Molecule: c-di-GMP-I riboswitch aptamer
Organism: marine sediment metagenome
RNA sequence: GACAAGAGCAAACCCGGGGCAACUCGGGGACGCAAAGCCACGGGUCCAAAAUGGACAGCCGGGUUGCCGAA
Numbered sequence: 001g002a003c004a005a006g007a008g009c010a011a012a013c014c015c016g017g018g019g020c021a022a023c024u025c026g027g028g029g030a031c032g033c034a035a036a037g038c039c040a041c042g043g044g045u046c047c048a049a050a051a052u053g054g055a056c057a058g059c060c061g062g063g064u065u066g067c068c069g070a071a
Stems, first nucleotide, its partner, number of pairs: 001068001008033002013028006031058001037064003041061003044056004
């Protein structure tokens, strides 16, 4: 971060599984994403109400790795 190129991921929703739940895994499906790859370090939100508990990286910030090479 290009009215490039080659790729990639996958919202809502549906089906099946796990979990008390938030949520998550697989399949289908695409709202979108220049890191919508990974990390729970800080903030935040959510679940649980028991914490030295759990979830969200596609909420913000930060760390780290990666494709292309016009400006």